[in-house]
Molecule: transfer RNA
Organism: Candidatus Nanohaloarchaea archaeon
RNA sequence: GCCUCGUUGGCUCAGUCUGGCUAGAGCGAUCCCCUCGUAAGGGAUAGAUCCCGGGUUCAAAUCCCGGACGGGGCU
Numbered sequence: 001g002c003c004u005c006g007u008u009g010g011c012u013c014a015g016u017c018u019g020g021c022u023a024g025a026g027c028g029a030u031c032c033c034c035u036c037g038u039a040a041g042g043g044a045u046a047g048a049u050c051c052c053g054g055g056u057u058c059a060a061a062u063c064c065c066g067g068a069c070g071g072g073g074c075u
Base pairs, nucleotide, nucleotide: 001074002073003072004071005070006069007068010027011026012025013024020058029045030044031043032042033041051067052066053065054064055063
């Protein structure tokens, strides 16, 4: 330098192929119930400019272009 994969709550990941619900799950956090108390169990709540910028579209996490960072491969 070229090719390829990835980037989504604090963490680990779905969702992107085929654009359209209010962006979801598990763990974690906070509060409550239960208990003599703790753990376990049950319930509720909060938390994501979907890596950044631009474009297409009535509408973009999703499509297109450029960039950043990370993994792998080739030379």